RNA sequence: GUAUGCUAGGUGGGGAGUUAGCGGUGCCCUGUACUUGCAAGCCGCUUUAGCAAGACUGAAUACCGAGAUUCGGGUAGUUAUUGUGAUGACGAGUUCAACACGUAGUGUUGAGAUUGAGGCAUCUUGUGACGUAAUGCUUAUGAACCAUGUCAGGUCAGGAAUGAAGCAGCAUUAAGUAAGUUUUUAUGGGUGCAAGUUUUUGUCAAGGUUGAGCUGUCGAUUGAACUAACGGUUGUGAAAAUUAUUCAACUCUCGGUUGCAUAU
Numbered sequence: 001g002u003a004u005g006c007u008a009g010g011u012g013g014g015g016a017g018u019u020a021g022c023g024g025u026g027c028c029c030u031g032u033a034c035u036u037g038c039a040a041g042c043c044g045c046u047u048u049a050g051c052a053a054g055a056c057u058g059a060a061u062a063c064c065g066a067g068a069u070u071c072g073g074g075u076a077g078u079u080a081u082u083g084u085g086a087u088g089a090c091g092a093g094u095u096c097a098a099c100a101c102g103u104a105g106u107g108u109u110g111a112g113a114u115u116g117a118g119g120c121a122u123c124u125u126g127u128g129a130c131g132u133a134a135u136g137c138u139u140a141u142g143a144a145c146c147a148u149g150u151c152a153g154g155u156c157a158g159g160a161a162u163g164a165a166g167c168a169g170c171a172u173u174a175a176g177u178a179a180g181u182u183u184u185u186a187u188g189g190g191u192g193c194a195a196g197u198u199u200u201u202g203u204c205a206a207g208g209u210u211g212a213g214c215u216g217u218c219g220a221u222u223g224a225a226c227u228a229a230c231g232g233u234u235g236u237g238a239a240a241a242u243u244a245u246u247c248a249a250c251u252c253u254c255g256g257u258u259g260c261a262u263a264u
Base pairs, nucleotide, nucleotide: 001264002263003262004261005260006259009057010056011055012030013029014028015027020046021045022044023043024042034054035053036052037051038050062257063256064255065254066253067252068251072247073246074245075244076243077242078241079240081238082237083236084235085234086233087232090231091230092227093226094225095224096223097222098221101219102218104215105214106213112210113209114208115207118204119203120202121198123196124195125194126193127192128191130188131187132186133185134184136181137180138179139178140177141176147172148171149170150169155164156163157162
């Protein structure tokens, strides 16, 4: 150096979480790198840190250490986005009140203040109209007999003349009925006028004194109350970007280790 065989080693790794700690089952990342059994209020172990059994590879492209690069994860901060909750003593918005700064209206054809008397209002009286009732007057009608006048016919008295009573009819009238008129009286009131009376206040038109304000539409200002729709502030969650830090697969580089036996 070659051949055969054995053994050490290897047959994935990592993150978070859990744990006194180390691994595993489970979740996640990477990626292809054995099988079976155990296992989340769990299973196994003890700084030599899965246990048990079996299979493959095997001293090499393997193993160990350091560095570089870097997928990915964790923590903290910053920036803005978005969901959701709160905040009316942030902006903003609504309402009410005050004020009289601006605007608007009105005012020397006299604001506002004040004053004497008056109207409207209450009560009373008088009077008128209207309404109601009664009454008066006019017209019409209106009594079988118990209204009047006249009383045909007829009746009675008489010798006769004539007289008496008196039905019907007619006329007039009483009681009554109807219509008209409005004479008188009484009465009524959301009636008209007049007179007087009462009277806090309000209002109306005019008079006197004085002489420039008065009102409060809209806005401003001030005060009070309210509104979470919007902007803002703030709590909480989500998913991004970025900074710092931490862990870190794969890959690359460097260094180290690289056994034993037999035969030739």
Predicted 3D model of a 264-nucleotide RNA (Bacterial large signal recognition particle RNA) from Gemella sp. GL1.
Its Rfam family is "Bacterial large signal recognition particle RNA". It is annotated as a non-coding RNA gene.